The RNA shown here (c-di-AMP riboswitch aptamer (ydaO/yuaA leader)) has 134 nucleotides and comes from Leptolyngbya sp. NIES-3755. Lineage of the source: Bacteria > Cyanobacteriota > Leptolyngbyales > Leptolyngbyaceae > Leptolyngbya. The prediction has a mean pLDDT of 76. Its Rfam family is "c-di-AMP riboswitch aptamer (ydaO/yuaA leader)". Rfam describes the family as follows. This family represents a conserved RNA structure found upstream of the ydaO and yuaA genes in Bacillus subtilis and related genes in other bacteria.

RNA sequence: AUCUGUGGGUCGCCUAAUCUAAAUCGAAAUAGAGCGGAGGAACCAAUUUUUGGGGCGAAUCUUAGACAUCGGUUUGAGAAAGACACCUUCCAGUCUUAGCCCGUCAGCUAACUCCGUCGGCAAUGGGAGGAUAG
Numbered sequence: 001a002u003c004u005g006u007g008g009g010u011c012g013c014c015u016a017a018u019c020u021a022a023a024u025c026g027a028a029a030u031a032g033a034g035c036g037g038a039g040g041a042a043c044c045a046a047u048u049u050u051u052g053g054g055g056c057g058a059a060u061c062u063u064a065g066a067c068a069u070c071g072g073u074u075u076g077a078g079a080a081a082g083a084c085a086c087c088u089u090c091c092a093g094u095c096u097u098a099g100c101c102c103g104u105c106a107g108c109u110a111a112c113u114c115c116g117u118c119g120g121c122a123a124u125g126g127g128a129g130g131a132u133a134g
Base pairs, nucleotide, nucleotide: 012121013120014119018033019032020031021030034117035116036115037114038113039112044107052105053102054101055100056099060079061078062077063076064075065074066073067072080097081096082095083094084093086130087129088128089127090126091125092124
């Protein structure tokens, strides 16, 4: 000097998933606020219910193969959708398109009722406008 690992700190990212409170301190439980989701009238819509149906979520659709030969699994391509660091937007670039739940049942839906607040990461540039700090 460089690389790797571990610990701590600062500034951040995906996601609804953050903050506050009293008890010696802290944590958990609890409660509230914020954020998010579901059920649920009239009116409207829809009438198609084993070909089951539905919900959260960006996470769906089309197509060409291979394996299998009810079904499905898997490899590509395309369309569409989503994320990328103060915010919005344009261009380019990179990445994702999972997983889970209800249990025969739910359109919208005021009042009302119920539920969640986990987990995972390490940072792409340029132009325009705005905000903030100095």